[in-house]
C1' cells in the first nucleotide's frame, strides 16, 4: 500500500434577537410582568419480550390453552447476553443455524413406471416357442430375473472401489457413513478410541403428536387522597291557611308568592385538584475477581417531568462533507441526516446525511 472481517465513538459549536414549558425569588398578589436556573434519543421509534409497581383475581393438585427449546455460565427477569459444542458458508479473520421423524397419525404439488408395506416405464439377462438366415446371431411372442445405468422431481430406499454373476444385487470384502455395547476424557453439549452388526432409518414438528421448562387478569386513563355548583338520595326540625320560610324594603306596618314546603344536617358521585412522577435492579472513575457476559469494593454526580402536552425559528462567526475552478494557498455554489419524552427499567428489532477511533485477517511490495 489494496481487499475484508469485528467492536467502540461522535451525530454541529459559539454568540444575538425573538418566541415556548416548568422550578425559585419578587411586584401589582386576578392573570400578567421582572430577575436567575433547568428543558429530548441513540435510537426518546416499533410497542416484540422480560420486569417492576398498582388494582383485581387465587386452598392444593391435575386437564386444557400460549410460549421457549444445543450445553453451561450470567441476570431481579427474559424469547436477552457470554463462553463452550456440533453443523453450514467463508482462504482466513469471521459469519449463519439448534430437542424429538428407528412411539403414533397425517401430508408430500406437478412431472414421473414408483412419492414409502417401496417398485419394472425404458434397459440389461437367463429359459420356452414362432420365423428368417451369411449358422455367429437378427426380430415377433410368452413367462421370469435384475434397482448396476436411462428417464421424471426438491426429494427415488446408503456411497465408492473390488470380488461376484447369465445379468444383478451388502450377495461377499476393504474404506467412508449409519445402530448398539464398552472404556478413556469433558459440570455438560459431546469428542477420541476400540468392539459388534450389512444396514433395519426419504422429507416435513410455523402438521397434529412426544419430552423437558416456564406462564393468574388487566395496565399509570394502573390506582390512592381531597373535593364543589346544580341536580338527585336519606335523617331531624318546623309548618301546611290559626302561614313555617322567602320576594320589595335601613325598620315597622304594609303587600306579593307559598304546601310535592322551608332550614341544617349526613352520605355517594361528577367537574376540578394532589400524589403516583423523576434517588435509581442510576450514570461516571479508580481499584480489585472473571476467558467472558457479569460482580464486588471505594470515591463521586444528580440529570425535562408536561397533561393536549414545552424544548423552536432567524441571523451572524468557525468547523465538517460534496461539487465547480486553481500547481498551491485558497476563491465560489451547495448540503447537515434518522427522528422526538408522556410510569420507570433490562433487552431484541428497525430508521439514520456525514465522521472518528482500536483490534484482527488475507493479498503484494520495500526494510
Nucleotide at each position: 500500500c489494496g481487499g475484508g472481517g469485528c467492536g467502540g465513538g461522535c451525530g454541529c459549536a459559539u454568540g444575538a434577537u425573538c418566541g415556548c414549558u416548568c422550578c425559585g425569588g419578587g411586584g401589582c398578589c386576578u392573570g400578567c410582568c421582572c430577575c436567575g436556573g433547568a428543558g429530548a434519543g441513540g435510537a426518546a421509534a416499533g410497542u416484540c419480550c422480560g420486569a417492576a409497581c398498582a388494582c383485581c383475581g387465587c386452598a392444593g393438585g391435575g386437564c386444557a390453552c400460549g410460549g421457549u427449546g444445543g450445553u453451561u455460565c450470567g441476570u431481579a427477569a427474559c424469547g436477552c447476553g457470554a463462553a463452550c459444542g456440533c453443523u453450514g458458508g467463508g482462504u482466513a479473520a469471521c459469519c449463519g443455524g439448534g430437542g424429538g421423524a428407528a412411539a403414533g397419525u397425517g401430508c408430500c404439488a406437478c412431472a414421473g413406471a414408483a412419492a414409502a408395506u417401496a417398485c419394472u416405464c425404458c434397459g440389461c439377462c437367463g429359459c420356452c416357442g414362432g420365423u428368417c438366415c451369411u449358422c455367429g446371431g437378427g426380430c415377433c411372442g410368452g413367462g421370469g430375473g435384475u434397482a448396476a445405468g436411462g428417464u421424471u422431481g426438491a426429494a427415488a430406499u446408503g456411497g465408492c472401489g473390488a470380488g461376484g454373476u447369465a445379468a444383478g444385487a451388502g450377495c461377499u470384502c476393504a474404506c467412508c457413513g449409519c445402530c448398539g455395547g464398552c472404556c478413556u476424557g469433558g459440570c455438560g453439549a459431546c469428542a477420541g478410541g476400540u468392539c459388534g452388526g450389512g444396514c433395519a432409518c426419504g422429507g416435513c414438528a410455523a402438521a397434529c403428536c412426544c419430552c423437558a421448562c416456564c406462564g393468574g387478569g388487566u395496565g399509570c386513563a394502573a390506582g390512592a387522597c381531597c373535593g364543589a355548583a346544580u341536580a338527585g338520595g336519606g335523617a331531624a326540625a318546623c309548618g301546611c291557611u290559626u302561614g313555617a320560610g322567602g320576594g320589595c324594603g335601613g325598620c315597622u306596618c304594609g303587600u306579593c308568592c307559598g304546601a310535592u314546603g322551608u332550614u341544617u344536617c349526613c352520605g355517594g358521585g361528577u367537574a376540578g385538584g394532589u400524589c403516583g412522577c423523576a434517588c435509581g435492579a442510576g450514570g461516571c472513575g479508580c481499584c480489585g475477581g472473571g476467558u467472558g457476559a457479569c460482580c464486588g469494593g471505594c470515591g463521586u454526580c444528580c440529570u425535562a417531568g408536561a397533561g393536549a402536552a414545552a424544548u423552536g425559528a432567524u441571523c451572524a462567526u468557525g468547523a465538517c462533507c460534496c461539487u465547480g475552478c486553481g500547481c498551491a494557498a485558497g476563491c465560489a455554489g451547495g448540503g447537515g441526516a434518522c427522528a422526538g419524552a408522556a410510569u420507570u427499567c433490562g433487552g431484541c428489532u428497525u430508521a439514520c446525511a456525514g465522521c472518528c477511533c482500536g483490534c484482527c485477517c488475507c493479498g503484494g511490495a520495500c526494510u